[in-house]
RNA sequence: ACCGACAACGGCAAACUUAUCGAAAGGUAAGGACGCAAAGCGAUGGGUCUAAAGUUUUGAAUGUUUCAAAGCAUUUUAAUUCAAUGAUUGCCAAGCUACCGAAG
Numbered sequence: 001a002c003c004g005a006c007a008a009c010g011g012c013a014a015a016c017u018u019a020u021c022g023a024a025a026g027g028u029a030a031g032g033a034c035g036c037a038a039a040g041c042g043a044u045g046g047g048u049c050u051a052a053a054g055u056u057u058u059g060a061a062u063g064u065u066u067c068a069a070a071g072c073a074u075u076u077u078a079a080u081u082c083a084a085u086g087a088u089u090g091c092c093a094a095g096c097u098a099c100c101g102a103a104g
Stems, first nucleotide, its partner, number of pairs: 002104001003101002011036002016031006034090001040096002044093003047088003054082001057079002059076006
């Protein structure tokens, strides 16, 4: 240095619950422990999640035209397409930092 023990001293805390922030994903705090040897740090690359704003198409409404429609214009309490400026480091990789010391 790698490595990681039914070792020691300690640490973190999934699901779930409550409160709170957020459009959501999710975050924070408290309780709680499934797990974790970097489950310490930070979104750098990939993955995954979300979809408010934007955007695609449709519907609807109104206006216009018309015998009536289609078309055109505007709007949006609806559905839908794409889409991070969002989230996740307890998905993976890389980076930075770190306690302990059996065996090898």